Annotation:
Predicted 3D model of a 119-nucleotide RNA (Guanidine-I riboswitch aptamer) from Hyphomicrobium sp. The model forms 100% of the base pairs in the Rfam consensus. The prediction has a mean pLDDT of 76. It was read from a public genome assembly, where an Rfam model found it. Taxonomically the source falls in Hyphomicrobium (Bacteria, Pseudomonadati, Pseudomonadota, Hyphomicrobiaceae). Rfam family: Guanidine-I riboswitch aptamer. The family has 100 seed sequences and 1,509 matches in Rfam 15.1. Gene Ontology term of the family: regulation of gene expression.

RNA sequence: GCAUAACGCCUCUAGGGUUCCGAAGACUGCGCAUCACGCAGCCUUGCCAGGUCCGAGAGAGGCUCUCCCGCUCUCACCACCAGAGAGCGGAGCCACGGCGGGAUAAAAGCCCGGGAGAG
Numbered sequence: 001g002c003a004u005a006a007c008g009c010c011u012c013u014a015g016g017g018u019u020c021c022g023a024a025g026a027c028u029g030c031g032c033a034u035c036a037c038g039c040a041g042c043c044u045u046g047c048c049a050g051g052u053c054c055g056a057g058a059g060a061g062g063c064u065c066u067c068c069c070g071c072u073c074u075c076a077c078c079a080c081c082a083g084a085g086a087g088c089g090g091a092g093c094c095a096c097g098g099c100g101g102g103a104u105a106a107a108a109g110c111c112c113g114g115g116a117g118a119g
Stems, first nucleotide, its partner, number of pairs: 006064001008063005015054002020051002022048001023045003027041005065092003069089007094114001096117001100112003
């Protein structure tokens, strides 16, 4: 020195746990003559590959927005220099990272945080 940083929003994913549902198991009660089985209550399990739920700056897609360049059109001006708007197309790069704390039922690539620090 390095245009483009709203470091936007939405839907997802990797990932995350366990409120709720489901699943598995223990116990108790009831049904059944017993076992098995079924139902209900309660407890436990997320090493339970499910649904719900949380969810990325450095993951994906979409939308807005911004920027730049090209083309086309419209308007304005026209002595010279130079301008405004719309449409279509293009670009939006890079990116190592704690400890600790916070929220929620809980945890996390969530938030503090593109922070501290490192390069």